About this RNA
Transfer RNA from Gammaproteobacteria bacterium RIFCSPLOWO2_02_FULL_42_9, 73 nucleotides, folded computationally.

């Protein structure tokens, strides 16, 4: 150069034959708790990697870019 895989909350990962609020854990933020912390318990914000396309409608189909992996050369 070429071919392939991946990219979702701050971290780690789910959903992906189009349409239900995008979901969980842990980390946060309040508030209980406690002499104080801690363990736990309530209740809370936050996320599709970017720009187009496609469709009434895209995390999901397509196409260029960026990243980060791997094979050929």
């Nucleotide at each position: 150069g070429c071919c392939c895989c991946c990219g979702u909350a701050g971290u780690u990962a789910a959903a992906u034959g189009g349409a239900u609020u995008a979901u969980a854990a842990c980390a946060g933020u309040c508030c209980c708790g406690u002499c104080c912390u801690a363990a736990g318990g309530c209740a809370u914000a936050g996320u599709u990697g970017u720009c187009a396309g496609u469709u009434c409608g895209a995390u999901u189909c397509u196409g260029g870019c960026c990243g980060g992996g791997g094979g050929c050369a």